[in-house]
RNA sequence: GCCGGUGUAGCAUAGCUUGGUUAAUGCGCAAGACUCAUAAUCUUGAGAUCGAGGGAUCAAAUCCCUCCACCGGCA
Numbered sequence: 001g002c003c004g005g006u007g008u009a010g011c012a013u014a015g016c017u018u019g020g021u022u023a024a025u026g027c028g029c030a031a032g033a034c035u036c037a038u039a040a041u042c043u044u045g046a047g048a049u050c051g052a053g054g055g056a057u058c059a060a061a062u063c064c065c066u067c068c069a070c071c072g073g074c075a
Stems, first nucleotide, its partner, number of pairs: 001074007010027004020058001029045005051067005
């Protein structure tokens, strides 16, 4: 330099192909219940506008363009 993949709560993933109502799940976190107490268990809650910017669209995590970071391959 060229090609491909990945980027979504603190962490790990789903959702993207086929655009559409409050972006889901587990772990973790907070509170409550239970307990003499802790753990476990149960209930409730907070937390991400989706790597950055732009475009098309009534409407974008999802489509298009550019860029950034990481991983892999070729040279």
About this RNA
Model confidence (mean pLDDT): 84 of 100. This is a predicted structure of a 75-nucleotide RNA (transfer RNA) from a Candidatus Bathyarchaeota archaeon. Its Rfam family is "tRNA". Rfam links the family to the GO term triplet codon-amino acid adaptor activity. The source organism's lineage runs through Archaea, Thermoproteati and Candidatus Bathyarchaeota.